[in-house]
Background: Model confidence (mean pLDDT): 86 of 100. Predicted 3D model of a 350-nucleotide part of an RNA (small-subunit ribosomal RNA, central domain) from an uncultured bacterium. The RNAcentral record of the full RNA draws on ENA.
Context: one part of a larger RNA
RNA sequence: UUGGGCGUAAAGGGUACGUAGGCGGGCCUGCAAGUCUGAUUUGAAAGCACACGGCUUAACCGUGUGAGGUAAUUAGAAACUACAGGUCUAGAGAGUGGUAGAGGUAAAUGGAAUUCCAAGUGGAGCGGUGAAAUGCAUAGAUAUACCACAGAACACCGGUGGCGAAGGCGACUUUCUGGCUGACAACUGACGCUGAGGCGCGAAAGCGUGGGGAGCAAACAGGAUUAGAUACCCUGGUAGUCCACGCCGUAAACGAUGAUUACUGGGUGUAGGGGGUAUCGACUCCCUCUGUGCCGAAGCAAACGCGAUAAGUAAUCCACCUGGGGAGUACGGCCGCAAGGCUAAAACUC
Numbered sequence: 001u002u003g004g005g006c007g008u009a010a011a012g013g014g015u016a017c018g019u020a021g022g023c024g025g026g027c028c029u030g031c032a033a034g035u036c037u038g039a040u041u042u043g044a045a046a047g048c049a050c051a052c053g054g055c056u057u058a059a060c061c062g063u064g065u066g067a068g069g070u071a072a073u074u075a076g077a078a079a080c081u082a083c084a085g086g087u088c089u090a091g092a093g094a095g096u097g098g099u100a101g102a103g104g105u106a107a108a109u110g111g112a113a114u115u116c117c118a119a120g121u122g123g124a125g126c127g128g129u130g131a132a133a134u135g136c137a138u139a140g141a142u143a144u145a146c147c148a149c150a151g152a153a154c155a156c157c158g159g160u161g162g163c164g165a166a167g168g169c170g171a172c173u174u175u176c177u178g179g180c181u182g183a184c185a186a187c188u189g190a191c192g193c194u195g196a197g198g199c200g201c202g203a204a205a206g207c208g209u210g211g212g213g214a215g216c217a218a219a220c221a222g223g224a225u226u227a228g229a230u231a232c233c234c235u236g237g238u239a240g241u242c243c244a245c246g247c248c249g250u251a252a253a254c255g256a257u258g259a260u261u262a263c264u265g266g267g268u269g270u271a272g273g274g275g276g277u278a279u280c281g282a283c284u285c286c287c288u289c290u291g292u293g294c295c296g297a298a299g300c301a302a303a304c305g306c307g308a309u310a311a312g313u314a315a316u317c318c319a320c321c322u323g324g325g326g327a328g329u330a331c332g333g334c335c336g337c338a339a340g341g342c343u344a345a346a347a348c349u350c
Stems, first nucleotide, its partner, number of pairs: 004321002007304002012318001014201002017198001021194003025088006033081002035077007048066007091191001092188002095184002098181001103177002106174002109171001110154001114150001120144002125136002162169002206247006215241002220236004258317006266295011299306002323350003332343004
């Protein structure tokens, strides 16, 4: 470079926003840059095609003719693309008045449980395990009832339920606030899609400063188990887990499935909305839009399976892959307080 791929074989960026770029709806008109046609000039030889000829033939070679190819000039064509002008509403957005929701932020409040504290009752064990022991307990534990405090998490409802771009989000009330979605439809008029760089967000752990510290619990200590036991089990227990601010930027960040658009039999749940039928009313029944599950036609697939939420049929754009190991390593660069992250080889070897 060409071709093929990316759910599980190597391969979808963790995720959004967005710059350049790429691609982009219907109709009309113009221009003629791309595109197409003709003419003129140009066109090295070799090569290619045809004819004839030379080596005994062939390969090979020679001669002639032709085709092809490049560029410029010029005359035209106008379907498509570009450009310019106009116009439209099916894409996109805005408007009106609604619904649902653990979407985000900040503040305040609540009850259950747990530990600790105080005083009371009570009097010998408690705890723990496969069995034990370490541990706690006559300096009164465990148990029981009451008072007070602290921190963290929010049982039931709770649901292959909901919301969010992803990470993620679950007591209650309030503040500020983002998005989805149904209905109506008289506004704008292609304003769109994707997105290299860039920029924001990004679980847990970890880091910095200052708080907080109930429970849990790396490290650590002890008791067991065992041949040993730097483990699994038990008793303790510090970072941490929590809060504020600032870093880190990674995960099996998974649907191991990039985003957007269009099309392609059905069946059955569920969540939210709209319309209709029936009814005194509700349940019900029918249609429809959006989300989320299951089963399956065609088709696809190596198979497993996927199957309108596609891994089907097509289109646009981006990321990525190219035998295993060496290695997501070394070196260099960039980022970081550090831990480390991002980018990313080769020798060698099978």